[in-house]
Context: one part of a larger RNA
RNA sequence: GCCUACGAGUUACAUUUCAUUAGCGAGGUUAAGGCGUUCAGCGCCGGAGCCGAAGCGAAAGCGAGUCUGAAAAAGGCGUUCAGUUAGUGGAAGUAGACGCGAAACCUAGUGAUCUACCCUUGAUCAGGUUGAAGGAGCCGUAACAGGCCCUGGAGGACCGAACCAGUUUCCGUUGAAAAGGAUUUGGAUGAAUUGAGGGUAGGGGUGAAAGGCUAAUCAAACUGGGAGAUAGCUCGUACUCCCCGAAAUGUCUUUUGGGACAGCCUCUGAGUGACCUUUAUGGAGGUAGAGCUACUGAUUGGAUGCGAGGGCUUCAUCGCCUAUCAAAUCCAGACAAACUCCGAAUGCCAUAAAGAACUCUCAGGGAGUGAGUCAUCGGGUGCUAAUGUCCGGUGGCGAGAGGGAAAGAGCCCAGACCAACAGCUAAGGCCCCCAAACGUGUGUUAAGUUGCAAGAACGAGGUUUUGUUGCCGCGACAGCUAGGAUGUUAGCUUGGAAGCAGCUAUUCAUUUAAAGAGUGCGUAACAGCUCACUAGUCGAGCGACAAAGCGUGGAUAAUAAACGGGCAUCAAGCACACUGCCGAAGCUAUGGAUUGGGGUAAGGUUCUAAAGAAUUUUACUACAAUGGUAGGGGAGCAUUCCAUGAGCGUAGAAUCUGUCUCGUAAGAGGUGGUGGAGCGCAUGGAAAAGAAGAUGUAGGC
Numbered sequence: 001g002c003c004u005a006c007g008a009g010u011u012a013c014a015u016u017u018c019a020u021u022a023g024c025g026a027g028g029u030u031a032a033g034g035c036g037u038u039c040a041g042c043g044c045c046g047g048a049g050c051c052g053a054a055g056c057g058a059a060a061g062c063g064a065g066u067c068u069g070a071a072a073a074a075g076g077c078g079u080u081c082a083g084u085u086a087g088u089g090g091a092a093g094u095a096g097a098c099g100c101g102a103a104a105c106c107u108a109g110u111g112a113u114c115u116a117c118c119c120u121u122g123a124u125c126a127g128g129u130u131g132a133a134g135g136a137g138c139c140g141u142a143a144c145a146g147g148c149c150c151u152g153g154a155g156g157a158c159c160g161a162a163c164c165a166g167u168u169u170c171c172g173u174u175g176a177a178a179a180g181g182a183u184u185u186g187g188a189u190g191a192a193u194u195g196a197g198g199g200u201a202g203g204g205g206u207g208a209a210a211g212g213c214u215a216a217u218c219a220a221a222c223u224g225g226g227a228g229a230u231a232g233c234u235c236g237u238a239c240u241c242c243c244c245g246a247a248a249u250g251u252c253u254u255u256u257g258g259g260a261c262a263g264c265c266u267c268u269g270a271g272u273g274a275c276c277u278u279u280a281u282g283g284a285g286g287u288a289g290a291g292c293u294a295c296u297g298a299u300u301g302g303a304u305g306c307g308a309g310g311g312c313u314u315c316a317u318c319g320c321c322u323a324u325c326a327a328a329u330c331c332a333g334a335c336a337a338a339c340u341c342c343g344a345a346u347g348c349c350a351u352a353a354a355g356a357a358c359u360c361u362c363a364g365g366g367a368g369u370g371a372g373u374c375a376u377c378g379g380g381u382g383c384u385a386a387u388g389u390c391c392g393g394u395g396g397c398g399a400g401a402g403g404g405a406a407a408g409a410g411c412c413c414a415g416a417c418c419a420a421c422a423g424c425u426a427a428g429g430c431c432c433c434c435a436a437a438c439g440u441g442u443g444u445u446a447a448g449u450u451g452c453a454a455g456a457a458c459g460a461g462g463u464u465u466u467g468u469u470g471c472c473g474c475g476a477c478a479g480c481u482a483g484g485a486u487g488u489u490a491g492c493u494u495g496g497a498a499g500c501a502g503c504u505a506u507u508c509a510u511u512u513a514a515a516g517a518g519u520g521c522g523u524a525a526c527a528g529c530u531c532a533c534u535a536g537u538c539g540a541g542c543g544a545c546a547a548a549g550c551g552u553g554g555a556u557a558a559u560a561a562a563c564g565g566g567c568a569u570c571a572a573g574c575a576c577a578c579u580g581c582c583g584a585a586g587c588u589a590u591g592g593a594u595u596g597g598g599g600u601a602a603g604g605u606u607c608u609a610a611a612g613a614a615u616u617u618u619a620c621u622a623c624a625a626u627g628g629u630a631g632g633g634g635a636g637c638a639u640u641c642c643a644u645g646a647g648c649g650u651a652g653a654a655u656c657u658g659u660c661u662c663g664u665a666a667g668a669g670g671u672g673g674u675g676g677a678g679c680g681c682a683u684g685g686a687a688a689a690g691a692a693g694a695u696g697u698a699g700g701c
Base pairs, nucleotide, nucleotide: 001701002700003699004698005697006696011095012094013093015092016091017090018089019088020087021086022085023084024083027051028050029049033045034044035043036042055062056061065077066076067075068074098236099235101233105226106225107224108223109222110221116200117199118198119197120196121195122194123193124192125190127159128158129157130155134151135150137148138147139146163187164186165185169182170181171180202218204214205213206212239636240635241634242633243632244631249262250261251260252259253258263369264368265366266365267364268363269362270361271360276355277354278353279352280351281350282349283348289342290340291339296336297335300332301331302330303329304328307325308324309322310321311320312319372397373396374395375394376393377392378391379390380389381388402413403412404411417592418591419590422588423587424586428582429581430580431566432565433564437579439578440577441576442575443574444573450568451567458553459552462550463549464548465547466546467545468544469543470542471541479537480536481535482534483533485510486509487508490504491503492502516531520529521528593626594625595624596623598621599620600619601618602617603616604615605614606613607612637690639687640686641685642684643683644682645681647679648678656673657672658671659670660669661668662667
């Protein structure tokens, strides 16, 4: 992991409440117990008690009223509405209360054969080395001291086996082993190691102290019990079909991953048309915008300049002046969520009309939800950052499949009852992958720009279009040839300054076709080159500016790796216009199912003299609806047992198995084989009543 079996909303109660069925009804009902009996799911007694028929008040009490109160005031609660008993069902309460699950707490015991420490009594430590004290001899001393040599054999001494330990590395890691093996290493006469017996026990022991050890268990052992502790937490919770269908919000909460009440869903009953959309009409309002000599506040420039600062003057006052600040006023400009002289659109309320939906309100039963999220619009916060965060409007997802966006919860299109090899469209597409146009027409781009992520400031004779304007056959623009001079080296300055370091200047004048007291190189200064300007040559267009389109640089991230790929250049790119086609579970057509409110027909029940009315069942029919999580409601299938009825079975029951048929499904049936003795069906009843999940439990593989 699979298979098989088991495995989770149960049961009790004179409990509470609601629905429903039945009995009786202003009443309803018995409990314990007793008697009878055919001994049972029986009958008859038993009225104690309970609920209801009257309430109000703390109470005395009064009573369709009563309480408060001085009150025939006002107000509160009542007075109008049938209950009760039993069965069944929904829910609640109390119980373990849908199942499994703690860590823990308490209580009574069991453990020191492991291990810690201690007590008693034993045992063990190859071999080698060093050579303390003491001692003998000799030397030495006045005597000691001291020296030499020999002896001696001390030590938590040295090296190193057994033994004890466990330093390093490798192996082992579903191991040979729930701590080992190999190598290496520490101690190895000691605070050494070890045998046997004994002692200390759980908030206790023991500890050369690591919270270590106390039987593979230790920041409080193990076993039984309280015990099904508790778990606002996690996980799981078993057959089918049909109808409806949420929430992730508000307030409060030792509350924020939990609740209570409200909101939103569902079912039942009642009311009834109350609801929604559009149009018209009438309203309330202070947002967007706008405005501000219309207020409050803020604000730029100018004019005027109260006042202040500074200066002059004076003994002081007065006075005068100002490259300063500046109130108030005026002119012009401009700002505001907590400004408004103004002021929309939407939305909201009301009335009327039309239209369309099982649309609205109330009461009661049952819930779930109370972690939301993205897009877009209006805002706060933040950096006008975030797949950020907090509100409001709308739409999605959540709980929504299908088509498109290569792939994608929230984007675009569109809401899946079922079937089929029918058709039309939406978004989006039509060269190939890939269904449909290498469609038509006119432009544009040369960058593979682009071909669906986004590229900025700034830069550039890219290129196309449009506009304004200047020059031009009396010859433009570009090129080429030639000139580009003189007063003069203008004056000043300066070492020098001659067109060209700098300063000054009505930068003038002459000769000229034209030529600046000089545009840029250059020299120390000159020189030299060049330009403006002019002529000739040439022969047709040439400049300047502005706007727009598409391109270009700017352009940097880890695969080539951001057209989905191939690949595409009068495109298969971009722009405009047009025609056709493809394309979805959308729409249409065909067949079928269920549900709803209608219609028609037939039948039943109740009321009624009848006519008729109400209600209900079945069939047919057109129309409409039928995505769905939590969740509510409805209808069924299957399993085991019981009662009643009618049956099947050795001429073959249950079971297993191949195959076929029927039913929307759970499922049901036929037939062949197997098997060898029991078992369906109908109508009711009762449940140990349905498994794929719980790191589920047991067994098997």

Model confidence (mean pLDDT): 83 of 100. Large-subunit ribosomal RNA, domain II from a Prevotellaceae bacterium, 701 nucleotides, folded computationally. The RNAcentral record of the full RNA draws on ENA. NCBI's taxonomy places the organism under Bacteria, Pseudomonadati, Bacteroidota, Bacteroidia, Prevotellaceae.